[in-house]
Small-subunit ribosomal RNA, central domain from Ephydatia muelleri, 523 nucleotides, folded computationally. It matches the Rfam family "Eukaryotic small subunit ribosomal RNA". Rfam links the family to the GO terms ribosome and structural constituent of ribosome. The RNAcentral record of the full RNA draws on SILVA. Lineage of the source: Eukaryota > Metazoa > Porifera > Spongillidae > Ephydatia.

Context: one part of a larger RNA
RNA sequence: UUGCAGUUAAAAAGCUCGUAGUUGGAUUUCGGGGCAGGAGGUCCGGUCCGCCGAAAGGCAGGUACUGGACGCCAGCCCUUUUUCUCGAAGGCCCCAUCUGCUCUUCAUUGAGUGGUAGGGGAGUUCGGGACGUUUACUUUGAAAAAAUUAGAGUGUUCAAGGCAGGCCGUCGCUUGAAUACGUUAGCAUGGAAUAAUGGAAUAGGACUUCGGUUCUAUUUCGUUGGUUUCUGGGACCGAAGUAAUGAUUAAGAGGGACAGUUGGGGGCAUUCGUAUUCAAUUGUCAGAGGUGAAAUUCUCGGAUUUAUGGAAGACGAACAACUGCGAAAGCAUUUGCCAAGGAUGUUUUCAUUAAUCAAGAACGAAAGUUGGGGGUUCGAAGACGAUCAGAUACCGUCGUAGUCCCAACCAUAAACUAUGCCGACUAGGGAUCGGCGGACGUUAGCGAGUGACUCCGUCGGCACCUUAUGAGAAAUCAAAGUCUUUGGGUUCCGGGGGGAGUAUGGUCGCAAGGCUGAAACUU
Repeated sequence: UUGCAGUUAAAAAGCUCGUAGUUGGAUUUCGGGGCAGGAGGUCCGGUCCGCCGAAAGGCAGGUACUGGACGCCAGCCCUUUUUCUCGAAGGCCCCAUCUGCUCUUCAUUGAGUGGUAGGGGAGUUCGGGACGUUUACUUUGAAAAAAUUAGAGUGUUCAAGGCAGGCCGUCGCUUGAAUACGUUAGCAUGGAAUAAUGGAAUAGGACUUCGGUUCUAUUUCGUUGGUUUCUGGGACCGAAGUAAUGAUUAAGAGGGACAGUUGGGGGCAUUCGUAUUCAAUUGUCAGAGGUGAAAUUCUCGGAUUUAUGGAAGACGAACAACUGCGAAAGCAUUUGCCAAGGAUGUUUUCAUUAAUCAAGAACGAAAGUUGGGGGUUCGAAGACGAUCAGAUACCGUCGUAGUCCCAACCAUAAACUAUGCCGACUAGGGAUCGGCGGACGUUAGCGAGUGACUCCGUCGGCACCUUAUGAGAAAUCAAAGUCUUUGGGUUCCGGGGGGAGUAUGGUCGCAAGGCUGAAACUU
């Protein structure tokens, strides 16, 4: 690994990007024809043998002989489909020189059959060389200590064992001491499905021929030496020719371009709204606040309340939804600017570019930290009033930090759909959001184009309803299905409860703390 789980029992990193790793679409030889061969296949016959029968005929059989059909096994050739070259051995075929024999002819004239100098061709075996895409996989073989294990043989009296033993009874003869297994790596070998990999795109490509340049030197020219040529073998360059000359397709994979859209997605600026609090002015007056009831508190120096304008800082009601956007956190007054995104539709002179991801990185509510600004409301800490047995709380009145903005940290949440991401399939339905296509129709406009409705279809979303021949311990779930009929790809993570997310070490942080993370002991 085969072969566990991860919504709620232990458990999916908050979210996205991303390198190594892992995994990765389809496509190229399929098919046809011919030739011989092997084998105890099956069926249908004929001869033969056997039995029954008087005969006709019938029954059964065979590794006998033989014919046909179908099937099995391995092989060769052709169809664009085959490595090349040198040497040796041994045969075969064709052309052909000379020649023997037989028959024949006027005639070495012709036929047949042998031998043979020489040339050519196909093919077998062995050896040398040039190189040939390379592997994984699989078959077979060699090789791989014994003892052990499995297992053959054998009456240790049985057995555990041992490797002995058996026969004749006199010499002596004779059989064993098997075999299997031995997985990775290595060697040799057959196969060519599957999975990788390579080749010809600026042809510096293949093959053939010719011509140059250059290097080299075996043999033969009587001998030795020199030079040159021919010839043989490297290398390089040029020209011509041959060819079906050489680019698979365009994934209900991905990328790019364009178009009209769409959204409470982001950033910056701008603008509006009421409320709250405060201060000013104004009117009236004795209470006002607050509560279960009260009190703390404010109040003729006029509280609360009314009106008028003003200032400040927050916030963005109703519309607001089982609606939208965003990777998540999250996002809602108007307008402008900036860049970005999704889906849809069309297209593509891109062509595997993809999926998921250790390391690493960006973002990341609230609270908290540092430095500025601002401080309306609310409000940890604190003070007081109540309540109470007590109240260091719940209720009330104040109120600091904070809450808001800017600059920088922190990196955690029940960061929840407590459900990783990508891909495929499996079932009905009606709504809704965005795009696109279509339709007789309604409406605005004189009409058209174009909007807004109505209907149908189709992609892509957020959800919902009904049912499970599916799943599950159930609750429930169209995914939590396609799982003992167990394998689509890939990442993370869990293994009884506590001790404990503690100690220690490391690392990050200004700190608070974060990440990583035990054990003893207990049950």